A computed fold for a 561-nucleotide part of an RNA from a Candidatus Microgenomatia bacterium, annotated as large-subunit ribosomal RNA, domain V. The RNAcentral record of the full RNA draws on ENA. Rfam family: Bacterial large subunit ribosomal RNA.
Context: one part of a larger RNA
RNA sequence: CUUCUACAUGGACAAAAAGACCCCGUGGAGCUUUACUGCAGGUAGACAUUGCUUUCAUAUUUUUCGAUUGUCAAGUAAUAGGAGGGAGAUUCGUCAAAAUUGUGAAACCUCUCGUUGGGAAAUGUGAGGCUUACCUUAGGCGCCUGGAUACGGCGUUGGGAAACGUGUUUGCUGGGCAGUUUUACUGGGGCGGUACCCUGCUAAAGAGUAACGCAGGGACACAAAGGUUGGCUAGCUACGGAUGGAAAUCGUAGUGGUAGUGUAAAGGUUUAAGCCAGCUUGACUGCAAGGGAUACAUCCCGCGCAGGUACGAAAGUAGGUCUUAGUGAUCCUCCGAUACGCAAUGGGUGCGUACGGAGCUUAAUGGAUAAAAGCUACCCCGGGGAUAACAGAGUAGUCGCGCCCGAGCGUCCAUAGCGACGGCGCGGUUCGCUACCUCGAUGUCGGCUCAUCACAUCCUGGCGCUGAAGAAGGUGCCAAGGGUCGGUCUGUUCGCCCGUUAAAGUGAUACGCGAGCUGGGUUCAGAACGUCGUGAGACAGUUCGGACUCUAUCCUGUAGA
Numbered sequence: 001c002u003u004c005u006a007c008a009u010g011g012a013c014a015a016a017a018a019g020a021c022c023c024c025g026u027g028g029a030g031c032u033u034u035a036c037u038g039c040a041g042g043u044a045g046a047c048a049u050u051g052c053u054u055u056c057a058u059a060u061u062u063u064u065c066g067a068u069u070g071u072c073a074a075g076u077a078a079u080a081g082g083a084g085g086g087a088g089a090u091u092c093g094u095c096a097a098a099a100u101u102g103u104g105a106a107a108c109c110u111c112u113c114g115u116u117g118g119g120a121a122a123u124g125u126g127a128g129g130c131u132u133a134c135c136u137u138a139g140g141c142g143c144c145u146g147g148a149u150a151c152g153g154c155g156u157u158g159g160g161a162a163a164c165g166u167g168u169u170u171g172c173u174g175g176g177c178a179g180u181u182u183u184a185c186u187g188g189g190g191c192g193g194u195a196c197c198c199u200g201c202u203a204a205a206g207a208g209u210a211a212c213g214c215a216g217g218g219a220c221a222c223a224a225a226g227g228u229u230g231g232c233u234a235g236c237u238a239c240g241g242a243u244g245g246a247a248a249u250c251g252u253a254g255u256g257g258u259a260g261u262g263u264a265a266a267g268g269u270u271u272a273a274g275c276c277a278g279c280u281u282g283a284c285u286g287c288a289a290g291g292g293a294u295a296c297a298u299c300c301c302g303c304g305c306a307g308g309u310a311c312g313a314a315a316g317u318a319g320g321u322c323u324u325a326g327u328g329a330u331c332c333u334c335c336g337a338u339a340c341g342c343a344a345u346g347g348g349u350g351c352g353u354a355c356g357g358a359g360c361u362u363a364a365u366g367g368a369u370a371a372a373a374g375c376u377a378c379c380c381c382g383g384g385g386a387u388a389a390c391a392g393a394g395u396a397g398u399c400g401c402g403c404c405c406g407a408g409c410g411u412c413c414a415u416a417g418c419g420a421c422g423g424c425g426c427g428g429u430u431c432g433c434u435a436c437c438u439c440g441a442u443g444u445c446g447g448c449u450c451a452u453c454a455c456a457u458c459c460u461g462g463c464g465c466u467g468a469a470g471a472a473g474g475u476g477c478c479a480a481g482g483g484u485c486g487g488u489c490u491g492u493u494c495g496c497c498c499g500u501u502a503a504a505g506u507g508a509u510a511c512g513c514g515a516g517c518u519g520g521g522u523u524c525a526g527a528a529c530g531u532c533g534u535g536a537g538a539c540a541g542u543u544c545g546g547a548c549u550c551u552a553u554c555c556u557g558u559a560g561a
Stems, first nucleotide, its partner, number of pairs: 003561006010555003015549001022384004027380002029376004035180005041173009051130004056126012070113001081112005088095002134160003139157006183195003192212001196218006219365001220262001221321002226280007235255006260269002263326001265324003284307004290301004296366001309318003332359005338354005391438001392436001393434003397431001399427006408418002445520001446518003450512001451509005458483003461478006485499003489495001526544004530539003
């Protein structure tokens, strides 16, 4: 060096199982509910099956008879229902009118309302009675029926009874059951925030341009805050001036757009778009050459023509507002004036089309439907290292360790020992950030076993300084040869404590090591407590319980031939 045998398992991101955690899918299923929409079921009414009757009660309506009757105040001898006629009526007794009071006046005639009592009819409700529908699946008897007292049917007797039951229909209720929905963006997902429009910056001097980038606004308002004609000029500073002040109104000077603009910001603005006044309705109808933005849909600007109009002497200006936000497609429904169309034709009604309007926080704002929330640790499937948890990698804010400066402490004295405020590095042990390998699987804390390495050294060794007398220390330099404990508690690493020691080092090794062990913790299915939730259920809250895979091909290692 080669081959073989036996053994051990560090590696082959070993094998096994298209990861169960996590995310995604306009995937699935189970479960919940005050998600949506339905269906059984329940319940109430109406009608049908469904008939007869009462000297009963009650309500309503109609009718008849009779009756004193009918709120207060004024008035009057006196209790005024209303309307019309009315100066007389009469039973010869009287009663009225006139007059008074009052909103309204009486006798007498006609009509009528209201109150109360009796009667009749109809209808409804309640109560009672009847039998013929109907019921009798807990009455009796008979027949089919024989050896049955079973089951079933029929008949009869008795009982109940216009109920029950059933059918149709309408309302309410209805997770009992069913089908479904339950958005997206996102430095993983969830929670939070956002989703449409406008302004500035980012934006790299045309346009455009991203981020959960930085700042702010809008989902209107105005009949004048629109049109036109004419006129005017702010704001600030200084000085002067009664009350009067930092700031009111007045005057002078200087400055110049810093003011104002309905409303955020930007751009614009004195020829004013700002402020004031007069007259007004162009906040018009029918169009539109030509352009800009733009995938489409759509949005924006607009010469000019016709009609009629406002202001102005006129030229002219005016198709809303200094400009850029103030918004919503299609379907459907409704409103308006006119025109047109509609299954032979005329009329009516109705329907449709054209034109002009109205109704959506359809705000997830190019709007899936008129109409929709959750749980899953009982879970399943398809995928993803396009995306999280472990480990690695990158980074180094945080962390650890140095160095520089030296205010100050150290009785005095910056530097024996410390060292503020700052500055410069190194390391890659913490917590993070990123999401680069791995989701057709890289097993996760701690312990046990076995360790190998670094040195920023805990002990042992050699030195310097000391605020080193000696001893014991402090601090720094060199140094990795060897060493670096046993216990109580806890799953613990850690830590506190007990007792020792020369010392009981700090780290790296997939927070070394589960094809070496364990399985106490974490992290499935069972169960319970507290809390949260209507609930299914949930909880870096707690508690009890809970499957760790006999076979070594290669490399590596050990022993042997």